[in-house]
Context: one part of a larger RNA
RNA sequence: GCCUACGAGUUACUGUUUCUAGCAAGGUUAAGUAUUUAAGAUACGGAGCCGUAGCGAAAGCGAGUCUGAAUAGGGCGAUUUAGUUAGUAGUAGUAGACGCGAAACCGAGUGAUCUACCCAUGGGCAGGUUGAAGCUGUAGUAACAUACAGUGGAGGACCGAACCAGUUGACGUUGAAAAGUCUUUGGAUGACCUGUGGGUAGGGGUGAAAGGCCAAUCAAACUCGGAAAUAGCUCGUACUCCCCGAAAUGCAUUUAGGUGCAGCGUUGAGUAAAAGUUUUAUAGAGGUAGAGCUACUGAUUGGAUGCGGGGGCUUCACCGCCUACCAAUUCCUGACAAACUCCGAAUGCUAUAAAAUGUUUCUCAGCAGUGAGGGCAUGGGUGCUAAGGUCCAUGUCCGAGAGGGAAAGAACCCAGACCAUCAGCUAAGGUCCCCAAAUAUAUGUUAAGUUGAAAAAACGAGGUUUGUCUGCCCAGACAGCUAGGAUGUUGGCUUGGAAGCAGCCAUUCAUUUAAAGAGUGCGUAACAGCUCACUAGUCGAGCGGACGAGCAUGGAUAAUAAUCGGGCAUAAACAUAUUACCGAAGCUAUGGAUUUGUAUUAUAUACAAGUGGUAGGGGAGCAUUGUAAUCUGCGUAGAAGGUGUACUGUGAGGUAUGCUGGAGUGAUUACAAAAGAAAAUGUAGGC
Numbered sequence: 001g002c003c004u005a006c007g008a009g010u011u012a013c014u015g016u017u018u019c020u021a022g023c024a025a026g027g028u029u030a031a032g033u034a035u036u037u038a039a040g041a042u043a044c045g046g047a048g049c050c051g052u053a054g055c056g057a058a059a060g061c062g063a064g065u066c067u068g069a070a071u072a073g074g075g076c077g078a079u080u081u082a083g084u085u086a087g088u089a090g091u092a093g094u095a096g097a098c099g100c101g102a103a104a105c106c107g108a109g110u111g112a113u114c115u116a117c118c119c120a121u122g123g124g125c126a127g128g129u130u131g132a133a134g135c136u137g138u139a140g141u142a143a144c145a146u147a148c149a150g151u152g153g154a155g156g157a158c159c160g161a162a163c164c165a166g167u168u169g170a171c172g173u174u175g176a177a178a179a180g181u182c183u184u185u186g187g188a189u190g191a192c193c194u195g196u197g198g199g200u201a202g203g204g205g206u207g208a209a210a211g212g213c214c215a216a217u218c219a220a221a222c223u224c225g226g227a228a229a230u231a232g233c234u235c236g237u238a239c240u241c242c243c244c245g246a247a248a249u250g251c252a253u254u255u256a257g258g259u260g261c262a263g264c265g266u267u268g269a270g271u272a273a274a275a276g277u278u279u280u281a282u283a284g285a286g287g288u289a290g291a292g293c294u295a296c297u298g299a300u301u302g303g304a305u306g307c308g309g310g311g312g313c314u315u316c317a318c319c320g321c322c323u324a325c326c327a328a329u330u331c332c333u334g335a336c337a338a339a340c341u342c343c344g345a346a347u348g349c350u351a352u353a354a355a356a357u358g359u360u361u362c363u364c365a366g367c368a369g370u371g372a373g374g375g376c377a378u379g380g381g382u383g384c385u386a387a388g389g390u391c392c393a394u395g396u397c398c399g400a401g402a403g404g405g406a407a408a409g410a411a412c413c414c415a416g417a418c419c420a421u422c423a424g425c426u427a428a429g430g431u432c433c434c435c436a437a438a439u440a441u442a443u444g445u446u447a448a449g450u451u452g453a454a455a456a457a458a459c460g461a462g463g464u465u466u467g468u469c470u471g472c473c474c475a476g477a478c479a480g481c482u483a484g485g486a487u488g489u490u491g492g493c494u495u496g497g498a499a500g501c502a503g504c505c506a507u508u509c510a511u512u513u514a515a516a517g518a519g520u521g522c523g524u525a526a527c528a529g530c531u532c533a534c535u536a537g538u539c540g541a542g543c544g545g546a547c548g549a550g551c552a553u554g555g556a557u558a559a560u561a562a563u564c565g566g567g568c569a570u571a572a573a574c575a576u577a578u579u580a581c582c583g584a585a586g587c588u589a590u591g592g593a594u595u596u597g598u599a600u601u602a603u604a605u606a607c608a609a610g611u612g613g614u615a616g617g618g619g620a621g622c623a624u625u626g627u628a629a630u631c632u633g634c635g636u637a638g639a640a641g642g643u644g645u646a647c648u649g650u651g652a653g654g655u656a657u658g659c660u661g662g663a664g665u666g667a668u669u670a671c672a673a674a675a676g677a678a679a680a681u682g683u684a685g686g687c
Base pairs, nucleotide, nucleotide: 001687002686003685004684005683006682011095012094013093014092015091016090017089019087020086021085022084023083026050027049028048032044033043034042035041036040054061055060064076065075066074067073098236099235101233105226106225107224108223109222110221116200117199118198119197120196121195122194123193124192125190127159128158129157130155134151135150136149137148138147139146163187164186165185169182170181171180202218204214205213206212239621240620241619242618243617244616249262250261251260252259253258263370264369265367266366267365268364269363270362274359275360276357277356278355279354280353281352282351283350284349290343291341292340297337298336302332303331304330308326309325310323311322312321313320373398374397375396376395377394378393379392380391381390382389403414404413405412418592419591420590421589423588424587425586429582430581431580432567433566434565438579440578441577442576443575444574445573451569452568459554460553463551464550465549466548467547468546469545470544471543472542480538481537482536483535484534486511487510488509491505492504493503517532521530522529593611594610595609596608597607598606599605600604622676624673625672626671627670628669629668630667631666633665634664641660642659643658644657645656646655647654648653
C1' cells in the first nucleotide's frame, strides 16, 4: 500500500413543540393488593399530579386583588373557556452523551541487580627512571652552621603494560552494536581501580553541580486506581431521490479561530379596509458632486496706494527730508479648502395618488447554519492617488456556479446546467493552417515583422500620409552652372603688427554701380589667398516657412532558450464601412421525468410557472438483522452464499437464468433496531 472483518448522534429520566389516538370541564393513576401465565396480562387501588381563577411577601380576599388614608391613580388578572393521559417524530437539559486523541493532577503501591553517594569486608596495580628527609664518613667551626662523598628510598613524582577512562580522525547510521570498531590519546601508589554484602525512594533520594543519575524512562521514575479527567482544539462520522436554500454583518463578551441576542435560511400555522416590490406623477427635508469667495473663516499670485516700522541725513531738542527695505487698510487682477459657504445638482430617502405584480410583506411556533470571507467596478479614508496592501460605503460575481470566450486562469466578457436527440437560431468571441466558419467586399494607412491579446515617458528626428495659414514665382522663383563681388580705405583707436575678419569706437558713412557688408566663415606674423551676403546670365515651373492630425522611428536594461498560443503573415497588421457564416448546457424544435398552483372531473388530464447548488431546513423511499400474523409460500427435481449473463427501475436497488455450492429460506403487512464505510498518521488479520 491493497484486501477482508470491526469502527462514531445511542440509552434512561425530565422539559418543550408537531402529529396520531382515548376521554373531555375534566383527564390520569403510582406504589401496592388479588387472579392468572411460557413471556405476560386483567381487575382493584384516586394517595398524588395537571387543568377548570386570580391577586398578594403573607395573613387573606376573590372576578377581582395588591399598593394606598382613598371610592383616586397605577400593576397583575377576568370580561375570549380546552385540557389531560399515552404513543410517535424534532429538539433541549442531566448523565461519558457522536467517536478517537492530550500534556497534566491526585491516591496507593513497586523499584538503588543500571546508575549517584555512603558503610562494612576482601582483591589488584609488568618493567624501567628520578633520588626528598634522615643517617654515616671526611673536611670544617670555639661550638653550631656549612661543604663534599656515601647510604637511604620519599612523592595526589616521571616513562610505560594490565586495569580504568574516552582526546582526535575515519568507519558505522534499516549498524556486528538502541552508543560500537579501528586509529590516536589521558590516568596508571592514588581524591586510584575493583568483587561481595548492606543503606538512602519520588517534590523524595543522590549529586567534585551536567538539571546529571535513580533498571535503554527524569525540570519530578514506574505500576495500578480516581477515569470514559478535561480538550472554546485537530481529525473522522457510513444508502438513494425530490423541494427550498444561507452567512462570513451589528451589539456585547478576560472577547477576538469561542459564545449570547439580532440579521440572513427552512418547515408549519395565521391575519387583513392590510403590507411588500416596481413604475409614473406630485409634495417635502437635506448641504454631497460641482461651483464660488469685495458672502464669512483661513490660506494666497502680481500690481496701485503707502498707515506704521527699520535704515540714512539733519538738529541741543522738537519738527523735517530721503529710501530699488518690511508692510497694515483699501482698490484692480489671478487662484485654494475634509473639519470655509452667498450658492447648489443627479441619485438616494420620506409622504400622498394611480397603475402593475399577487403574498413576495408581517406575526407566532419548531429546526438550523453563519458570525476567518474574497476579487472586480464605483465613491472615499490610510499608504507613496505603492501593493494580489489595509479600513468603510454602493453594486456585482466567486464563495455555493457547470457551459462558451480570454492559449493556459475562482471571481474579466457572454450565459444561469431536470433528462435525451448524428435537429435549428444566436451571445461574447471569431472565420489562412493547427481549429468550426470569408485567403469576403470597399476605401485608406503602416515598411517598423511596427503589428498580429501585458506595458512605457520626458525629449530627439528633412520617416511618411493628410489638413489649415502664409511667403516667393513665366516681369523667370528654388537648386545647379558661368561671371562679378569694386572705390575713398590699410575707416578711426589700440598695437611690435591689426589692412573686412585679436580687441574697442560709430550719423557701419559716402562713391561707382546690374550688384558688392567699413564685411558670413576659412586663412596670414601682418598682407596675400579662398568663400559668403548681394547682382547679372544660363535653365524653365513650381519652390520655401509655420501650426495641427494619423501611422511609424530612437529613447527601450533581468536574471535556465526564444517566440503573436504556435505555424507563420506585408496582410492573415491597423482604421472606417458593409454583407455572409461559425460559435454555448443560452433560445427554439421533438420526446420524456418531476415540483407547485389553477381548472375540470374525482382520476387523471389540460394549462401556467418552475426543477445549478456548499452549510443548513423539509419531504419521499431502497437495502440489512430480528419479532408477530398471513401465504397452512419456496427448497436435495437443489435453499443461503459465491461467480457470470440478460432484463428492469430516476436512484438506493430488484427480477430471471447458467455454473458453483450442499441445507436452509422468501413474499406481504405491522413493529423493533448492535441498521448501510473510502478516508479517523483508525483497530485486528492476511498478502

A computed fold for a 687-nucleotide part of an RNA from a Schleiferiaceae bacterium, annotated as large-subunit ribosomal RNA, domain II. Lineage of the source: Bacteria > Pseudomonadati > Flavobacteriia > Flavobacteriales > Schleiferiaceae. The full RNA is in RNAcentral, with records from ENA.